[in-house]
Context: one part of a larger RNA
RNA sequence: GGAUGAACGCUAGCGACAGGCUUAACACAUGCAAGUCGAGGGGCAGCGGGGGAUGCGUUCGCGCAUUCUGCCGGCGACCGGCGCACGGGUGAGUAACACGUAUGCAACCUGCCCCGUCCAGGGGGAUAAUCGGCGGAAACGCCGUCUAAUACCGCGUAUAUCGGUACCGGGCAUCCGGGAUUGAAGAAAGGGCCUUAGGGUCCGGGACGGGAUGGGCAUGCGGCGCAUUAGGAAGUUGGCGGUGUAACGGACCACCAAUCCGUCGAUGCGUAGGGGUUCUGAGAGGAAGGCCCCCCACACUGGUACUGAGACACGGACCAGACUCCUACGGGAGGCAGCAGUGAGGAAUAUUGGUCAAUGGGCGGGAGCCUGAACCAGCCAAGUCGCGUGAGGGAAGAAGGUACUGAGUAUUGUAAACCUCUUUUGCCAGGGGACAAAGGCGGCCACGGGUGGCCGUAAGAGGGUACCUGGAGAAAAAGCAUCGGCUAACUCCGUGCCAGCAGCCGCGGUAAUACGGAGGAUGCGAGCGUUAUCC
Numbered sequence: 001g002g003a004u005g006a007a008c009g010c011u012a013g014c015g016a017c018a019g020g021c022u023u024a025a026c027a028c029a030u031g032c033a034a035g036u037c038g039a040g041g042g043g044c045a046g047c048g049g050g051g052g053a054u055g056c057g058u059u060c061g062c063g064c065a066u067u068c069u070g071c072c073g074g075c076g077a078c079c080g081g082c083g084c085a086c087g088g089g090u091g092a093g094u095a096a097c098a099c100g101u102a103u104g105c106a107a108c109c110u111g112c113c114c115c116g117u118c119c120a121g122g123g124g125g126a127u128a129a130u131c132g133g134c135g136g137a138a139a140c141g142c143c144g145u146c147u148a149a150u151a152c153c154g155c156g157u158a159u160a161u162c163g164g165u166a167c168c169g170g171g172c173a174u175c176c177g178g179g180a181u182u183g184a185a186g187a188a189a190g191g192g193c194c195u196u197a198g199g200g201u202c203c204g205g206g207a208c209g210g211g212a213u214g215g216g217c218a219u220g221c222g223g224c225g226c227a228u229u230a231g232g233a234a235g236u237u238g239g240c241g242g243u244g245u246a247a248c249g250g251a252c253c254a255c256c257a258a259u260c261c262g263u264c265g266a267u268g269c270g271u272a273g274g275g276g277u278u279c280u281g282a283g284a285g286g287a288a289g290g291c292c293c294c295c296c297a298c299a300c301u302g303g304u305a306c307u308g309a310g311a312c313a314c315g316g317a318c319c320a321g322a323c324u325c326c327u328a329c330g331g332g333a334g335g336c337a338g339c340a341g342u343g344a345g346g347a348a349u350a351u352u353g354g355u356c357a358a359u360g361g362g363c364g365g366g367a368g369c370c371u372g373a374a375c376c377a378g379c380c381a382a383g384u385c386g387c388g389u390g391a392g393g394g395a396a397g398a399a400g401g402u403a404c405u406g407a408g409u410a411u412u413g414u415a416a417a418c419c420u421c422u423u424u425u426g427c428c429a430g431g432g433g434a435c436a437a438a439g440g441c442g443g444c445c446a447c448g449g450g451u452g453g454c455c456g457u458a459a460g461a462g463g464g465u466a467c468c469u470g471g472a473g474a475a476a477a478a479g480c481a482u483c484g485g486c487u488a489a490c491u492c493c494g495u496g497c498c499a500g501c502a503g504c505c506g507c508g509g510u511a512a513u514a515c516g517g518a519g520g521a522u523g524c525g526a527g528c529g530u531u532a533u534c535c
Base pairs, nucleotide, nucleotide: 001535002534003533004532006531007530008529009528010527013387014386015385016384017383019380020379021345026343027342028341030340031339032338035082036081037080040079041078043075044074047073048072049071050069051068052067053066054065055064056063057062089298090297091296099222100221101220102219103218104217105216108215109214113211114210115209116208117207118206119205121155123153124152131144132143133142134141135140161184162183163182164181165180167178168177169176170175190203191202192201193200194199224270225269226268231261232260233259236258237257238256239255241253242252243251273295274294275293276292277288278287279286280285300321301320302319303318304317323334324333325332326331351377353376354375355374359373360371361370362369363368390421391420392419393418400412401411402410403409404408425476427471428470429469430468431467435462440457441456442455443454444453445452446451447450479524480523481522482521483520484505485504486503490519491518492517493516494515500507501506
């Protein structure tokens, strides 16, 4: 000198864009953060409509009340499907194939999506909700009866899989690929709309092959401190056979052998998420890994599996533990390292805000619903950039201040006053976009199908914001540090090795440009200094 997720002191006009618990992975009140589908199903608690009955009123149209009825729109709870493994947070652990990079898988998986081929035949038994009864303070649970499905289970058929038989082609060691023949194994047959009741169409269902995407595994190389850590390892190292897995493998198991790693640094200890990148530097290098992106790990602590295409699962389950809360003392409930917010810790870090309008995600045929992702707004000079605090003229070089070589001069200083202008920003008034396109819905048209085209329509949180125009008015807007040398900037007064200053050298003991004040000057400027850290 540069830099910072900074803090502190003094000061502070505006805007844009980015940023904002670096400490206690400490504890958390409250609200919200993952639902959706009635076009899978049985139903009907609530809402609206229709129909029936009764009563009252009646202008004889009907209205009101009670009750019955799932008939319709819908729909709490329930069964079922898909999602909840994404998105969001944090950096504790981890020195490891965790990450980066380059390869391999002839050792693997992949829901939704795309392409192709084929199929969808015929049956069965339950169960939740409901209803009835019971227990419990609660959380919740038990018993009986009934019922449905795109829930569940057999049967028939099947090209995939496995085993047997012989055959062909290829390779990279274990092998890989192909067709032929024989034993185990599937479908939702569902739903919406239209129907001339034949069916049509849309959304789904099953098997196989391929694609895409996402993942799993293995390997070479690379990136840290200590040798005042030198020896370390018993499933350890390898083999045979098995178990397990989507798959390879001591991953696990039985048996056999005795190996394996290490001064090219094993093992141990300490520290640490890794990378893209960031800071600095002419570079080489050194340092860092906050925001953003990719990967990993974690979700009160430890462990375990279940479901599932995918988890060993942040807002799922079970067990154990610590802590907090409720309790009728028998027993229960919870997990902000999601968004806000609270306490604590700390030098220190924000609102218990708005909207799904856009982008994206989940579900749905769609309308749509959900979305603290996201987009916006609020707070903070904490950063970067931009703008402003006026411009031109103006010498009686005013007054006042300060200094001196002191009847005066120098300086503050064109500075002010005064004159002439301008009006950015701010204030007041008026106008005022883009973000809305696609898709949806309604209508029309084209083509052989489902696609495409045209017209109309609803929808803006931000926000009457940005922006534009007009009006008044210099009006509302400057500080901070320094002035001995390094280092730009000097005098007076006070003090008297005191009080104090100080980054280094060093100042101060009676003429201090170094302390304190004043005048002046210098530097930077809505900031300026100090402290901390890196180069």